Predicted 3D model of RNase P RNA and transfer RNA as a complex of 410 nucleotides. Rfam match: Bacterial RNase P class A. From the family's description: Ribonuclease P (RNase P) is a ubiquitous endoribonuclease, found in archaea, bacteria and eukarya as well as chloroplasts and mitochondria. Gene Ontology terms of the family: tRNA processing, ribonuclease P activity and dimeric ribonuclease P complex.
């Protein structure tokens, strides 16, 4: 110096002028002063907190999830490990429970798709000597993503786990491990492949969401109350009307819900890690037509993906350029 | 800002239980007409929004994304 592979910051900075949202303070209609997007605020995929609604119990149904062990409120999230698979490697990717419970499907080709004889080979019988019956045979040909282990050697009429080495898978038995597993020996090879097909087996799940909910209440309509209380209806009575009280209807409208909370930061301890315990610091938007912007000067450059809307923990997307560390490969020198 | 559904040929739409994807108008030829319309007959057009996985095999089955539409503000 060249090729990677992991993880991790950053995400335009500095003044100068106007300007907008909150909050506090002074004077009262103005000023000060503080503060003021993001790693993803995005998708609404998952878990939660918190509001209402239903809910005695315990079954179906339905949707989620799948090796072990751990972490966490909790979770499909994360650590660690284990089989599998890619990479020379650092290192990465895995929806990774059951196909001997049962149902289904496996087009085209192909004789035959889970049960088998077309070709061929091999043995019997017949034969017009061309071949044809009947039986053996999955070594070999030929389809097919898949053809009842592979591969050599022994037997065989021709074959064949029929026997035998290896290797593959299955079962038992020890031995290591907390556990998924894995080693070792013995025995057998009867069982295709699809559960992101139905479906079986182990866990878990009530809905519905801040436009959820709670509070004040104007003005309208309608219907009812009153041994009629005041008013109009010219005086008296009836009786209408309108004041009053309740109920009932109905997109006018404000307040809360709304941000100090499973927070953030740093030391220390425990742990390989996630993560957990302690100390000490911190205060970092809350709008409701909905602020966070403009313009000018430097700075190599009028920087990438983009903007809060109940709030948190994760996954998943998008992201210009810039930096840091760690390791791994080839090559040269030493 | 919350919760649905839909993407398939110019345009309206089926196909959804995996197996080479269809209708109807529209379009291009031919005929019949003198010509137009209209008929009959023949024909061409698609990788199913887009990425990726599962399987042998994907419009379909799962998983991620874009893009359309649709509902939701109700109060004593």
């Nucleotide at each position: 110096c060249g090729a990677g592979u992991g993880a991790g910051c950053u995400g335009a900075g500095c003044g100068a002028u106007c300007g907008c949202g909150u909050g506090c303070g002074u004077u009262u209609g103005a000023c000060g002063c503080a503060u003021g997007a993001g790693g993803a605020a995005a998708g609404u995929c998952c878990g939660a907190g918190c509001a209402c609604c239903a809910c005695a119990g315990g079954g179906c149904a339905g949707g989620a999830u799948a090796a072990c062990g751990g972490c966490u409120a909790a979770c499909g999230g994360c650590c660690g490990c284990c089989g599998g698979g890619g990479g020379u490697g650092a290192c990465c990717c895995u929806a990774g429970g059951g196909a001997a419970a049962g149902u289904g499907c496996a087009a085209c080709a192909g004789a035959a798709a889970u049960a088998u004889a077309c070709c061929g080979c091999c043995g019997u019988g017949c034969u017009u000597c061309g071949g044809c019956a009947c039986g053996g045979u999955a070594a070999g040909g030929g389809u097919g993503g898949a053809a009842c282990g592979g591969c050599g050697a022994g037997g065989u009429a021709a074959g064949a786990g029929c026997u035998c080495a290896c290797c593959g898978g299955c079962a038992u038995a020890c031995c290591g491990g907390a556990g998924a597993c894995g080693g070792u020996a013995u025995g057998g090879c009867c069982c295709u492949g699809c559960a992101a097909a139905c479906c079986c087996u182990a866990u878990c799940c009530g809905g519905u969401g801040c436009a959820a909910c709670g509070c004040c209440g104007a003005c309208c309509g309608a219907a009812g109350c009153a041994a009629u209380a005041c008013a109009u209806u010219a005086g008296c009575c009836c009786g209408a009307u309108g004041u009053g009280c309740u109920u009932c209807g109905a997109c006018g409208g404000g307040c809360g819900g709304c941000u100090a909370g499973a927070g953030c930061c740093g030391g220390c301890u425990g742990g390989c890690a996630a993560c957990a315990g302690u100390c000490g610091g911190u205060c970092g938007a809350g709008a409701u037509a909905g602020a966070u912007g403009a313009u000018c000067g430097c700075u190599u450059a009028c920087a990438a993906c983009a903007g809060a809307a109940c709030u948190c923990g994760g996954c998943u997307u998008a992201u210009a350029g810039g930096c840091u560390c760690a390791c791994u490969c080839a090559a040269a020198u030493a | 800002c919350g919760g649905g559904g839909u993407g398939u040929a110019g345009c309206g739409c089926a196909g959804g239980u995996g197996g080479u994807a269809g209708c109807g108008c529209a379009c291009u030829u031919g005929a019949c007409u003198g010509g137009g319309g209209g008929u009959c007959a023949a024909g061409g057009g698609g990788c199913c929004g887009c990425a990726g996985g599962u399987u042998c095999a994907a419009g379909u089955c799962c998983u991620g994304u874009c893009a359309c539409u649709c509902c939701g503000a109700c109060c004593a």